[in-house]
RNAcentral holds the sequence, with entries from ENA and Rfam.
A computed fold for a 73-nucleotide RNA from Lachnospiraceae bacterium RM5, annotated as transfer RNA.
The coordinates come from a structure-prediction model, not an experiment, and the mean pLDDT is 81.

RNA sequence: GCUAGAAUAGCACAGAUGGUAGUGCAUCUGAUUCGUAAUCAGAAGGUCGUGGGUUCGAGUCCCAUUUCUAGCU
Numbered sequence: 001g002c003u004a005g006a007a008u009a010g011c012a013c014a015g016a017u018g019g020u021a022g023u024g025c026a027u028c029u030g031a032u033u034c035g036u037a038a039u040c041a042g043a044a045g046g047u048c049g050u051g052g053g054u055u056c057g058a059g060u061c062c063c064a065u066u067u068c069u070a071g072c073u
Base pairs, nucleotide, nucleotide: 001072002071003070004069005068006067007066010025011024012023013022019056027043028042029041030040031039049065050064051063052062053061
């Protein structure tokens, strides 16, 4: 230099054919307990890497770009 893949909550990851962004762990609150852990219930937490484009509508499609991974030269 070329090709392919990945980027979504604090962490690990889902998200069919474009149509309200979710799960587990962690965090917070409450219940339970003499108390803690465990368990149960609830809550909070997201400009979906960045910038454009298509569309009534984009995490998803298209282009560019950044970082990381793998392969080729």

Its Rfam family is "tRNA". Rfam describes the family as follows. Transfer RNA (tRNA) molecules are approximately 80 nucleotides in length. The family's RNA type in Rfam is transfer RNA.
The source organism's lineage runs through Bacteria, Bacillati, Bacillota, Clostridia and Lachnospiraceae.